[in-house]
RNA sequence: CGUGCUAAGCGGGGAGCUAGCGCUACCCUGUACCCGCAAUGCGCUUUAGCGGGGCCGAAUUCCCAAUCGAGGUCCGGCUUUGUAGGACUGCUGGUACGAAGUGGUGUUGAAAGUCGGGUCCUACGCGGCAGAACACUAUGAACCCUGUCAGGACCGGAAGGUAGCAGCAGUAAAUAGACCGUUCUGGGUGCCGUAGGGGUGCCUGGCUGGAGCUAACUGGUAUCAGUAAGCUGGAAGGCUGUAUCGACAACGGGUGCACG
Repeated sequence: CGUGCUAAGCGGGGAGCUAGCGCUACCCUGUACCCGCAAUGCGCUUUAGCGGGGCCGAAUUCCCAAUCGAGGUCCGGCUUUGUAGGACUGCUGGUACGAAGUGGUGUUGAAAGUCGGGUCCUACGCGGCAGAACACUAUGAACCCUGUCAGGACCGGAAGGUAGCAGCAGUAAAUAGACCGUUCUGGGUGCCGUAGGGGUGCCUGGCUGGAGCUAACUGGUAUCAGUAAGCUGGAAGGCUGUAUCGACAACGGGUGCACG
């Protein structure tokens, strides 16, 4: 140097599944033998899909180291959108507490204590108001109300007597008026009086006492309610950082046997 073989190779990686590994389905790389099996997964049990067939072959192709680095994954930061929430942080309002600051009040006497009074209830009295009755005024009966009863009537010899219409006067029931008086009744009646009761609160007077009291404003604490904000929890997107895996690529190195 030539010929024939063999190991290797004929894609790899990420996530996921899984006790673990490989493979199909997903994604990346980019071109790379074929057939059967597989998400209700399939196969295997230790480095590799299982079963069958084929090609190439010691190098552009196989193996190793470092480099580069598509892409994926974990964790974190920033940001955008949308969703849910009053548990948390904010913000707003209400209530209560406390008294640090401001204010008000207090030695012309606070808090507290004590003795009274009022406010409250009951009864009675007085007053007022309302109502009713009586009393008052006026009207008021064809006869069956009263008095007087012209005329007329009746009885009587007469004297005289009796009943009595109209008229006049009065009155009963009743109607109206007046509100002055008397009596009775009633009350969401009274700066009224007397007596009794009640004492929680409030107001007020006397005495003791001797420095606080109040809570309007700011700040504080608790609680209730509202609010979807630079608060909280999910979700989706973008940017970025750390860690990890890592295809492709380029570079360096390595690689068997037989015969002539």
Molecule: Bacterial large signal recognition particle RNA
Organism: soil metagenome